[in-house]
Molecule: c-di-GMP-I-GGC riboswitch aptamer
Organism: Candidatus Moduliflexus flocculans
């Protein structure tokens, strides 16, 4: 460096229920397993959504499991 299976040792967990925060999008805990080889971690582009708004591509947030970027890193086969 490049591969990514119907293997291994592990790992994260969608709806969806149930407890808390929050206007909200949605976060944490807790069952639960759709699914992931980065579904780790980064709001840097870009969608997407919320909520205020002087209604203007405005302000201030959500999503990393929507897409690309940066970043570190188990295995497994190759070179």
């Nucleotide at each position: 460096c490049c591969u990514g299976a119907u293997a291994a040792a592990g790992c994260c967990a969608a709806a969806c229920c149930c407890g808390u925060c929050g206007u909200g999008a949605g976060g944490c805990g807790g069952g639960g397993a759709c699914g992931g080889a980065a579904a780790g971690c980064u709001g840097c582009g870009g969608g997407u959504c919320u909520u205020c708004u002087u209604c203007g591509u405005g302000a201030a947030g959500a999503u990393a499991g929507c897409c690309g970027g940066g970043u570190u890193a188990c295995c497994u086969g190759g070179a």